[in-house]
Overview
Predicted 3D model of an 83-nucleotide RNA (c-di-GMP-I-GGC riboswitch aptamer) from a Fidelibacterota bacterium. Its mean pLDDT, the model's own confidence on a scale to 100, is 77. Its Rfam family is "c-di-GMP-I-GGC riboswitch aptamer". Clan: c-di-GMP_I riboswitch clan. Of the family's consensus pairs, 84% are formed in the model.
RNA sequence: AACCGAAAGGGCAAACCCUCCGCGAGUAGGGGACGCAAAACCAAGGAUCUCUUGAGCCACAAGAGACGGCCUGGUUGCCGAAU
Numbered sequence: 001a002a003c004c005g006a007a008a009g010g011g012c013a014a015a016c017c018c019u020c021c022g023c024g025a026g027u028a029g030g031g032g033a034c035g036c037a038a039a040a041c042c043a044a045g046g047a048u049c050u051c052u053u054g055a056g057c058c059a060c061a062a063g064a065g066a067c068g069g070c071c072u073g074g075u076u077g078c079c080g081a082a083u
Base pairs, nucleotide, nucleotide: 002083004080005079011036012035016031017030018029019028021026034069040075041074042073044072045071046070048066049065050064051063052062053061054060
């Protein structure tokens, strides 16, 4: 240095519950831990979801949004047992 994920320290926090905001998807705060070395940052591409309009009930189109713990891409990054 690469690779990998043993140990220790530290970090984050799914479902669910409460409160607030939002038409909604969901956000934020508190509790709580299923998991996570990028579950750190960036909505750039796709997927998914919501709302509105058209259309008319299967889908589709356009617009506005949500989601980073779905996949891809970019940037950064702790420790060091084994290789």